[in-house]
RNA sequence: GCCACUGUGGCCUAAUGGAUAAGGCACUGGCCUCCUAAGCCAGGGAUUGUGGGUUAGAAUCCCACCAGGGGCU
Numbered sequence: 001g002c003c004a005c006u007g008u009g010g011c012c013u014a015a016u017g018g019a020u021a022a023g024g025c026a027c028u029g030g031c032c033u034c035c036u037a038a039g040c041c042a043g044g045g046a047u048u049g050u051g052g053g054u055u056a057g058a059a060u061c062c063c064a065c066c067a068g069g070g071g072c073u
Base pairs, nucleotide, nucleotide: 001072002071003070005068006067007066010025011024012023013022027043028042029041030040031039049065050064051063052062053061
């Protein structure tokens, strides 16, 4: 330099171009308990890596860039 891939809450994982981006763990509060853990109930946390474009509508399609690991020269 070229090629294909990945990027979504603190972490992991969903979402065929279609309604308010869903779930688990973790976190916070409460119940329970002598206390802790477990269990139960409730809650907060994402403008989907960045910037553009296409579309009536984009996490999803297109372009450029950034980051990560991989392959080729």

Record summary:
Transfer RNA from Cherax quadricarinatus, 73 nucleotides, folded computationally. The source organism's lineage runs through Eukaryota, Altocrustacea, Decapoda, Parastacidae and Cherax. Its mean pLDDT, the model's own confidence on a scale to 100, is 80. The sequence is in RNAcentral, with records from Ensembl Metazoa. Its Rfam family is "tRNA". Rfam classes the family as a transfer RNA. Gene Ontology term of the family: triplet codon-amino acid adaptor activity.